[in-house]
C1' cells in the first nucleotide's frame, strides 16, 4: 500500500429539549448519546430537501385571481451521519 481486533490512548454526536440565525430546508451554541474506524475537511456527480418562477388542471371573474399536481428550470440554496468521489489522518492484532 491495503485492512480494522471484546487491544491502547483518544475523538465526533442522532434524536430530543433551550437559545439565535432563515422565507424554508437547515445552519450555530448548550445540554444529551442513536450510532460513527475516518460520522474529519470537500458539493465534483448522482439521490434527497427547501425557496421562487413557468406548464397543464380547476374554480371565481370586468380585468386577473386563488388553490392543487406534476414536470423542469433557476438560488453567492441545503444535505457529506444518502451514496459514489477526492484530500488528510491516530494505533497496529489477525489477514
Nucleotide at each position: 500500500a491495503c485492512c480494522g481486533a471484546c487491544a491502547a490512548g483518544g475523538g465526533c454526536a442522532a434524536a430530543u429539549c433551550u437559545g439565535c440565525c432563515a422565507a424554508a430546508a437547515g445552519g450555530c451554541a448548550g445540554a444529551g448519546a442513536c450510532g460513527c474506524a475516518a460520522a474529519g475537511c470537500c458539493a465534483c456527480g448522482g439521490g434527497u430537501c427547501u425557496a421562487a418562477g413557468g406548464u397543464g388542471a380547476a374554480g371565481a371573474u370586468a380585468a386577473u385571481c386563488u388553490u392543487c399536481c406534476u414536470c423542469a428550470u433557476u438560488a453567492u440554496g441545503a444535505u457529506a451521519g444518502c451514496c459514489g468521489g477526492g484530500c488528510u489522518a491516530c494505533c497496529g492484532a489477525a489477514a
c-di-GMP-I-GGC riboswitch aptamer from a Candidatus Fermentithermobacillaceae bacterium, 95 nucleotides, folded computationally. Its Rfam family is "c-di-GMP-I-GGC riboswitch aptamer". Gene Ontology term of the family: cyclic-di-GMP binding. It was read from a public genome assembly, where an Rfam model found it. NCBI's taxonomy places the organism under Bacteria, Bacillota, Candidatus Fermentithermobacillia, Candidatus Fermentithermobacillales, Candidatus Fermentithermobacillaceae. The coordinates come from a structure-prediction model, not an experiment, and the mean pLDDT is 82.